[in-house]
RNA sequence: GGGUGCAUAGCUCAAUGGUAGAGCGCUGUCCUUACAAGACAGAUGUUAUAGGUUCGAGUCCUAUUGCGCCCA
Numbered sequence: 001g002g003g004u005g006c007a008u009a010g011c012u013c014a015a016u017g018g019u020a021g022a023g024c025g026c027u028g029u030c031c032u033u034a035c036a037a038g039a040c041a042g043a044u045g046u047u048a049u050a051g052g053u054u055c056g057a058g059u060c061c062u063a064u065u066g067c068g069c070c071c072a
Stems, first nucleotide, its partner, number of pairs: 001071007010024004018055001026042005048064005
C1' cells in the first nucleotide's frame, strides 16, 4: 500500500428496517443473629464519529477513527 472482520449497558454478548434486550455485575427492600444463597423491585445506553437512503436505521450505503487478521 491492497483486502477483510469487529466497535451496542460497568463486563461478556444478543437484537427480521418498526418501543434497544439477556446473563453477570450495581442499588433498594424482604429473608438471616450476621454473611452467602434466594425472593421482589429499580437504575441503566449520544448503538465508535460524521453524512446519505428510507415514513422509519443498531441493522442498508459512503467516508473517517480505533483494534485485529490476510497478502505484498
A computed fold for a 72-nucleotide RNA from a Chloroflexota bacterium, annotated as transfer RNA. It matches the Rfam family "tRNA". Its mean pLDDT, the model's own confidence on a scale to 100, is 80. The source organism's lineage runs through Bacteria, Bacillati and Chloroflexota.